[in-house]
Molecule: Glycine riboswitch aptamer
Organism: Burkholderiales bacterium
RNA sequence: AGCACACGAUCUGGAGAGCGGUUGCGGGCUCGUGGCUCGCGAUCCACCGAAGGGGCACCGGCGGCUCGAUCCGCCGCAAUCUCUCAGGUAAAAGGACAGACGGGGCGA
Repeated sequence: AGCACACGAUCUGGAGAGCGGUUGCGGGCUCGUGGCUCGCGAUCCACCGAAGGGGCACCGGCGGCUCGAUCCGCCGCAAUCUCUCAGGUAAAAGGACAGACGGGGCGA
């Protein structure tokens, strides 16, 4: 030089799904009831998958039967697949992942 390496309160991009119902507390509008509205919580139903988390293939290892193969069991093991626990369903925030940047590691 380079690397399909790990990291990062850095920068940029970044999807999906109800601004749902009921209700409590606090605030605002109103002279007041009522009503409307904003914020935070609880609860119910519907839905999403790209924080995190769980599950599985191939393959590998061990053991059993066997001359061997096959077969059986256990363990390890991937995802943007799958589950939907968590999280999320206007904006904001978050966001797998990608690029850039930074220092680090390896290194001709």